Context: one part of a larger RNA
């Protein structure tokens, strides 16, 4: 823009798309078959491969905004204690998120129409014939049926509610995002920050106080610190406004 007024919700499902895999092993059963080696069909059932979705509870990776140890210098005047660079300065951990080696889930069953293929019933052809008329059975394949996308399906669909209703600008944000977009929110409010709790990581802080010639050690101390996480709280920030949008008929 358009779907011959608009708006808001919830749909239908033309039509694309995905997925479709495989195998061992147990039971039937050493049965049927077979002279015997040998060995099913059919039906049930467990477990595995590979593959694909989807999660982070678990095991695990990262986790340059988290904690802790250590080295060399430099700075805060020294001491003690920090802070800056050295690859994140290196080392040992690591919350949220993100993952895969982790974990949970699938391929089913059914049903139609068929293919070779197996038949009924059957004349052309007094016999026979699955076939010319008809009528079954039968594939991991097709079309359903599972997932997912869908009315720009220009043949633009449907239902409900409703006539200022909605809808934008602006502004706090997200598990959403390249911008748009979507999604929560905007003072009648937990959206975000800060702030308390609580989870979770570090691992026991500074300081004093006692010991030890001393390098240290011990006490206060499951301490001190503390990012994304859960709940709370209006303390700061979403202010006040502005635009769009007003069918037709009719009176």
């Nucleotide at each position: 823009c358009g779907c011959a007024g608009g708006a808001c919700u919830u749909u239908u499902g033309a039509g694309g798309g995905g997925a479709g895999c495989c195998g061992a092993c147990c039971u039937u059963a050493g049965u049927a078959c077979g002279a015997g080696a040998g060995g099913a069909c059919c039906a049930g059932g467990u477990c595995g491969g590979a593959c694909g979705c989807a999660c982070c509870g678990c095991u695990g990776g990262u986790c340059u905004a988290c904690c802790a140890g250590c080295u060399g210098u430099c700075u805060c005047g020294c001491c003690a204690g920090a802070g800056g660079c050295a690859c994140c300065g290196c080392u040992g951990g690591g919350u949220a998120g993100c993952u895969a080696u982790g974990u949970g889930c699938g391929g089913a069953c059914g049903c139609g129409a068929u293919a070779a293929g197996c038949g009924c019933u059957g004349a052309a052809a007094g016999c026979a014939u699955c076939u010319a008329a008809g009528c079954g059975c039968u594939a991991a394949g097709c079309g359903c049926a599972c997932c997912c996308c869908a009315a720009g399906a220009u043949a633009a669909g449907a239902a409900g509610u409703c006539c200022c209703a909605g809808g934008g600008c602006c502004c706090u944000g997200c598990a959403a995002g390249a911008u748009g977009a979507g999604c929560a929110g905007g003072u009648u409010g937990a959206u975000a920050g800060g702030c308390g709790g609580c989870a979770g990581g570090u691992g026991u802080a500074c300081g004093u106080a006692g010991g030890g010639c001393g390098a240290c050690c011990u006490a206060c101390u499951u301490a001190g610190c503390c990012a994304a996480g859960c709940c709370g709280u209006a303390c700061u920030a979403a202010u006040u406004g502005c635009c769009c949008g007003u069918c037709c008929a009719u009176u």
Large-subunit ribosomal RNA, domain VI from a Bacteroidia bacterium, 251 nucleotides, folded computationally. RNAcentral holds the full RNA, with entries from ENA. Lineage of the source: Bacteria > Pseudomonadati > Bacteroidota > Bacteroidia. Rfam family: Bacterial large subunit ribosomal RNA.